[in-house]
Molecule: SAM riboswitch aptamer (S box leader)
Organism: Thermaerobacillus caldiproteolyticus
RNA sequence: UUCUUAUCAAGAGAGGGGGAGGGACUGGCCCAGUGAACCCUCAGCAACCGACUUUCGACCGCAUUUUCGAAAGUCCAGGUGCUAAUUCCAGACAGGCGUUUCGCUUGGAAGAUAAGAA
Numbered sequence: 001u002u003c004u005u006a007u008c009a010a011g012a013g014a015g016g017g018g019g020a021g022g023g024a025c026u027g028g029c030c031c032a033g034u035g036a037a038c039c040c041u042c043a044g045c046a047a048c049c050g051a052c053u054u055u056c057g058a059c060c061g062c063a064u065u066u067u068c069g070a071a072a073g074u075c076c077a078g079g080u081g082c083u084a085a086u087u088c089c090a091g092a093c094a095g096g097c098g099u100u101u102c103g104c105u106u107g108g109a110a111g112a113u114a115a116g117a118a
Stems, first nucleotide, its partner, number of pairs: 001118008013042005021031003025091004043083003048079002050075009087110001093107006
C1' cells in the first nucleotide's frame, strides 16, 4: 500500500514547548493569538487483540477431558487507538415515502480504527 471482516448516536484533558493553522477530500458549518497543527510529560476513555465464567452447537468418543464456533457476562490498560461538535453535517449510485426543481428515510460510497491476510 492492497484485500477481507467488524465497529463508528456512547466514553474520556491538563501542563510545558511551539507559533498559524485545523476539523481526510469537495461544499457547508465550525474550532483557533482567551494560542491551531505538531512535539514532550502526566492523566483519562474503552474491550479490537488478551484472560475467565455460563449456555448452546460442532468434531471426536463407550464416556469424560481436549479442540473449534456462536451468544451473554465479568476482568485486565500489556499492543494499538482515542480524549470539540453523531465519522460535525451533506456527498457517487440505488430503493422506499411525502406536501415532488425539494425534503425525509434505508442501503451504499468515502473515511477512521482494529484484527487477519498478501